SAM riboswitch aptamer (S box leader), 123 nucleotides, folded computationally. The coordinates come from a structure-prediction model, not an experiment, and the mean pLDDT is 77. It matches the Rfam family "SAM riboswitch aptamer (S box leader)". Its family is annotated with regulation of gene expression in the Gene Ontology. Of the family's consensus pairs, 97% are formed in the model.
RNA sequence: AUGUUAUCAAGAAAGGUGGAGGGAUUAGACCCUUUGAAACCUUAGCAACCCUUUAUUCGUAAAGUAGGUGCUAAAUUCUACCCUGUCCAGAAUUUAUUUCUGGAACUAAUGGAUAGAUAACUC
Repeated sequence: AUGUUAUCAAGAAAGGUGGAGGGAUUAGACCCUUUGAAACCUUAGCAACCCUUUAUUCGUAAAGUAGGUGCUAAAUUCUACCCUGUCCAGAAUUUAUUUCUGGAACUAAUGGAUAGAUAACUC
């Protein structure tokens, strides 16, 4: 680096080095940052994917944290593509808060898609 599956609104930070950026990428918004960004190191912690133990109807469940990863501002910071509703104009006829066509400014969820991150497996 390829593909598959699962998860991503919970949780958890101090110190040292460093010295201006950072929040994945593009655009916009917003935010963090010299009261010290990124990065690296040490220690601590969170979580429970792998893992350990027990039970099992063999699907899984409960408990645990020695080890392999991961993570420790804000939802993966939010929006972008799709789905909804509203208003205006015209037409139709069944005159009904109806149907069709066109247009406008917005709104839209713990939704879907895309992208990304992490884990396990895979080529």